[in-house]
The prediction has a mean pLDDT of 88.
This is a predicted structure of a 349-nucleotide part of an RNA (small-subunit ribosomal RNA, central domain) from an uncultured organism.
Context: one part of a larger RNA
RNA sequence: CUGGGCUUAAAGGGUGCGUAGGCGGCCGUGCAAGUCGGGUGUGAAAUCCCUCGGCUCAACCGAGGAACUGCGCCCGAUACUGUGCGGCUCGAGGGAGACAGAGGUGAGCGGAACUUGCGGUGGAGCGGUGAAAUGCGUUGAUAUCGCAAGGAACACCCGUGGCGAAAGCGGCUCACUGGGUCUUUUCUGACGCUGAGGCACGAAAGCUAGGGGAGCGAACGGGAUUAGAUACCCCGGUAGUCCUAGCUGUAAACGUUGAGCACUGGGUCGGAGGCCCCCCAUAGGUUUCCGGCCGUAGCGAAAGUGUUAAGUGCUCCGCCUGGGGAGUAUGGUCGCAAGGUUGAAACUC
Numbered sequence: 001c002u003g004g005g006c007u008u009a010a011a012g013g014g015u016g017c018g019u020a021g022g023c024g025g026c027c028g029u030g031c032a033a034g035u036c037g038g039g040u041g042u043g044a045a046a047u048c049c050c051u052c053g054g055c056u057c058a059a060c061c062g063a064g065g066a067a068c069u070g071c072g073c074c075c076g077a078u079a080c081u082g083u084g085c086g087g088c089u090c091g092a093g094g095g096a097g098a099c100a101g102a103g104g105u106g107a108g109c110g111g112a113a114c115u116u117g118c119g120g121u122g123g124a125g126c127g128g129u130g131a132a133a134u135g136c137g138u139u140g141a142u143a144u145c146g147c148a149a150g151g152a153a154c155a156c157c158c159g160u161g162g163c164g165a166a167a168g169c170g171g172c173u174c175a176c177u178g179g180g181u182c183u184u185u186u187c188u189g190a191c192g193c194u195g196a197g198g199c200a201c202g203a204a205a206g207c208u209a210g211g212g213g214a215g216c217g218a219a220c221g222g223g224a225u226u227a228g229a230u231a232c233c234c235c236g237g238u239a240g241u242c243c244u245a246g247c248u249g250u251a252a253a254c255g256u257u258g259a260g261c262a263c264u265g266g267g268u269c270g271g272a273g274g275c276c277c278c279c280c281a282u283a284g285g286u287u288u289c290c291g292g293c294c295g296u297a298g299c300g301a302a303a304g305u306g307u308u309a310a311g312u313g314c315u316c317c318g319c320c321u322g323g324g325g326a327g328u329a330u331g332g333u334c335g336c337a338a339g340g341u342u343g344a345a346a347c348u349c
Stems, first nucleotide, its partner, number of pairs: 004320003007303002012317001014201004021194003025088007033081002035077008049065006091191001092188003095184005103177007110154001114150008125136002162169002206247006215241002220236004258316006266294011298305002322349003331342004
């Protein structure tokens, strides 16, 4: 470089925005760079190929031809690519009118439960387990009632329901704010797709500083169990879990399935709209978007997938190339650190 691949065998980047680059709708017209045709110059000789000849043959040598698939210049062609100009509306975007939603940020508010404190009643146990014990309790526990404080999480509604690019999002109200869908066909007129680098976001745990700390709870202590028990069970319990500001940048970050567009039988259920039918409504029909299930053809090693493709095609990016060594060593780079990222080889089977 070419080829074959990436749901589960090795292989889709955690996700988005976007630079360069790659690719790009319909019609007309100009140019002629790519492209195509013709001519001309060049493409040294030798070699290779063809024909003929010379050494007795051959290797070898001599002669002629062809070839040298290339490049320059000239003339021409204009379907496609490119490029200039003009136009179009179906791609894309804007406007107008509606709609659904745990989408985001900030502030405020609420009740249940829990723990603690104070007070009342009460008087011997409570708690915990397979069974126990550690533990708590006459300095009055557990139970029960009243008051107060505090922190965290929001039962039912809740749904193979919804929203978000992903991570993720669930009490109520307000403020600010992002995206989406439908209808209309009112406007712009290809403004598009993808995206190496780059930038931003990114669960949990962890780190720095300051707060907070009810419950839970790594570590740790104790009680059990056991041959032992650095565990599972029980009693405690510190970091942490929560908030603010920053860092980290990883996950089975999974649909283990990159993004976009087009096309290719159906059935059924759910969510958000429009239209038709109907006096209204239910039901019904139809249409757009979203989320599931089943399944035809096809595909697939099979499992399966099957208009939400893993089918049929096109464009762009990422990645794979036997197992171990190893996501290790080394160097670079990022980080406060933990570590992240890039990432071998010897050797071995």